[in-house]
RNA sequence: UGCACACGUUAGGGGUGCCGGUGACCUGAAGCAUGGCAGCCGGCUGAGACACACCCUCAACACCUGAUCCGGAUCAUGCCGGCGUAGGGAAACGGGCGACUUCUCGA
Repeated sequence: UGCACACGUUAGGGGUGCCGGUGACCUGAAGCAUGGCAGCCGGCUGAGACACACCCUCAACACCUGAUCCGGAUCAUGCCGGCGUAGGGAAACGGGCGACUUCUCGA
C1' cells in the first nucleotide's frame, strides 16, 4: 500500500403476517343474535411474526416500492415462484491475510 472471504468493535438500517380456539371490550334501546376486536393459548412459513432477540449495512438474499400485481399451492397468508442483474435502501474502524517496497542484521 492492497484486499476475495470470514471475524470482531462501535454506529446505523429493517420486519412482525396468516389460520383456529378463547375472549375483556365495542356494536345491538335492554337481553339475545350479528359483526368487530385488545389480550391469552395453539397451529403455518421464516433467521426473526414483539424478541434485553433476529437479520442486514453498498447490495444479483436485510428491507421498502411497484403491489389491492401475475401464476401456483393452501383452511389461510406478504406460503412458493415470477416481477428481479428492476427502482430505492443503512459504514467506519480493528485485527487477520496476501503482495510489493524500503531499512537493518546475518550468510
A computed fold for a 107-nucleotide RNA from Methyloversatilis discipulorum, annotated as TPP riboswitch aptamer (THI element). Its Rfam family is "TPP riboswitch aptamer (THI element)". Gene Ontology term of the family: thiamine pyrophosphate binding.